[in-house]
A computed fold for a 74-nucleotide RNA from a Patescibacteria group bacterium, annotated as transfer RNA.
The sequence was found in a public genome assembly.
The coordinates come from a structure-prediction model, not an experiment, and the mean pLDDT is 81.
NCBI's taxonomy places the organism under Bacteria, Bacteria candidate phyla.

RNA sequence: GGAGAUGUAGCUCAGUUGGUUAGAGCACUGGAUUCGAAAUCUAGUGGUCCCGGGUUCAAAUCCUGGCAUCUCCG
Numbered sequence: 001g002g003a004g005a006u007g008u009a010g011c012u013c014a015g016u017u018g019g020u021u022a023g024a025g026c027a028c029u030g031g032a033u034u035c036g037a038a039a040u041c042u043a044g045u046g047g048u049c050c051c052g053g054g055u056u057c058a059a060a061u062c063c064u065g066g067c068a069u070c071u072c073c074g
Base pairs, nucleotide, nucleotide: 001073002072003071004070005069006068007067010026011025012024013023019057028044029043030042031041032040050066051065052064053063054062
C1' cells in the first nucleotide's frame, strides 16, 4: 500500500433481509433471608447503538466518508 472482519449498558454478547418500547447474562444499587456475611429470591439503575453525512414517513439495521482494533496479502 491492497483486501476482509469487528465496533450496541461497566464487561461478554444477541438484535428479525427498516416499523409497536433497544435487549439477555454477569456486574452495580435497594429490599427479603442471616447474629453478620456468602449463596439464594426480588425490585431497580445504567445506552448519542464508534463519529460525520445521505436515503426514507420512519435507520442499531440501507448507502457513503472517516476513526479504532484484529486477520490476511504484498